[in-house]
RNA sequence: GCCCUCGUAGUUCAAUGGAUAGAACUGGCCCGUCCUAAGGGCUCGAUGUAGGUUCGAUUCCUGCCGAGGGCA
Repeated sequence: GCCCUCGUAGUUCAAUGGAUAGAACUGGCCCGUCCUAAGGGCUCGAUGUAGGUUCGAUUCCUGCCGAGGGCA
C1' cells in the first nucleotide's frame, strides 16, 4: 500500500428496511431485615463519525476514525 470482518447502554448480546432500539448483568431508588444479606418491585443509560439512497436506515451505499485478520 491492497483486501476481508467488525464498531449498538458501564459490560455481554439482540433487533437485516417499519416507527416507543430490547434483554441480562452492573448502577440508582424503594420494599424487605433490629442491621446486613437473600429475594422482590421500579428506574437511568446506547446505534463510532460525516454524507447519500428511501415515505422510512441499527440495517443498504460512500468517505473518514478505530479494532482484529490476511497478502505484499
This is a predicted structure of a 72-nucleotide RNA (transfer RNA) from a Patescibacteria group bacterium. The same sequence occurs in records of 2 taxa. The sequence is in RNAcentral, with records from ENA. Rfam family: tRNA. By type it is a transfer RNA. Model confidence (mean pLDDT): 81 of 100. NCBI's taxonomy places the organism under Bacteria, Bacteria candidate phyla.